[in-house]
RNA sequence: GCGGAAGUGGUGGAAUUGGUAUACACGUAGGUCUCAGAAGCCUAUGUCGCAAGACUUGAGGGUUCGAGUCCCUCCUUCCGCA
Numbered sequence: 001g002c003g004g005a006a007g008u009g010g011u012g013g014a015a016u017u018g019g020u021a022u023a024c025a026c027g028u029a030g031g032u033c034u035c036a037g038a039a040g041c042c043u044a045u046g047u048c049g050c051a052a053g054a055c056u057u058g059a060g061g062g063u064u065c066g067a068g069u070c071c072c073u074c075c076u077u078c079c080g081c082a
Base pairs, nucleotide, nucleotide: 001081002080003079004078005077006076007075010026011025012024019065027045028044029043030042031041032040046055047054048053058074059073060072061071062070
């Protein structure tokens, strides 16, 4: 240099054909149980905000009524070729 794959909450990881972003698990916080703890069980848990609400899928654009998903440019990581 050329070709390919990937990037989503604190972490891993879903989202089928473009139609509720974050299912599920872990972690964390509170509770329950216990003499006390561990395990189990229950509730809460993306960000900002008192709230109403707004924002959010690596970055920036585009298409569309609607984009994590399609198109373009760039960044990062990995794989292959030279």
Transfer RNA from an Elusimicrobiota bacterium, 82 nucleotides, folded computationally. The RNAcentral record of the sequence draws on ENA. The source organism's lineage runs through Bacteria, Pseudomonadati and Elusimicrobiota. Its mean pLDDT, the model's own confidence on a scale to 100, is 82. Rfam family: tRNA. Rfam classes the family as a transfer RNA.